A computed fold for a 75-nucleotide RNA, annotated as c-di-GMP-I riboswitch aptamer. Its Rfam family is "c-di-GMP-I riboswitch aptamer". Gene Ontology term of the family: cyclic-di-GMP binding.
[in-house]
């Protein structure tokens, strides 16, 4: 350093509900909450799903591949 990933530490995100905004709408932002997560941190590049003003334009990365960066250190 790199693959792995423990009943190990420290330490981190935050599902669905609700509550207030925002959006035509999928969803998004914040506060709660806590399904779970070893990348659930980013990236829309490639596939899927979903939307809607529809054949173009949007959402989704906690669907799945990929890139990029990252804490710890048994087997």
């Nucleotide at each position: 350093c790199u693959c792995c990933g423990a009943u190990a530490a420290u330490a981190g995100c935050a599902a669905a509900g609700c509550u207030a905004g925002g959006g035509u709408g999928a969803c998004c932002u914040a506060g709660u909450g806590a399904c779970g997560c070893a990348a659930a941190g980013c990236u829309a590049g490639g596939g899927g799903u979903c939307a809607c003003a529809c054949c173009g334009u949007g959402a989704c990365a906690g669907c799945c591949c990929a890139g990029c960066c990252a804490c710890c250190g048994a087997a």